[in-house]
């Protein structure tokens, strides 16, 4: 060059197709229980969804661009 998948709390992911309050599990913190710690039980913060635009009453989703990463072909 050409083509295709992915980008969502600290960290793995679901949600997108068919727009309507963004879930999960690990972590992290705080209480229980313990001499104590782990394990377990309870509960609490943490994500302007990669950037920008554009549609729309409304965007994580639908479109355009932009940057990342990885794959395939040349």
């Nucleotide at each position: 060059g050409g083509g295709g998948a992915c980008u969502u709390g600290g960290c793995g992911u679901a949600g997108c197709c068919c727009g309507g309050u963004a879930g999960c599990g690990c972590g992290a913190c705080a209480g229980g229980c313990u001499c104590c710690a782990g394990a377990c039980c309870u509960g609490u913060a943490g994500a302007u969804c990669g950037g920008g635009g554009g549609u729309u009453c409304a965007a994580u989703u639908c479109c355009c661009u932009c940057a990342g990463u990885c794959c395939c072909c040349a």

Model confidence (mean pLDDT): 86 of 100. This is a predicted structure of a 74-nucleotide RNA (transfer RNA) from a Candidatus Hermodarchaeota archaeon. It matches the Rfam family "tRNA". About the family: Transfer RNA (tRNA) molecules are approximately 80 nucleotides in length. Rfam classes the family as a transfer RNA. Taxonomically the source falls in Candidatus Hermodarchaeota (Archaea, Promethearchaeati).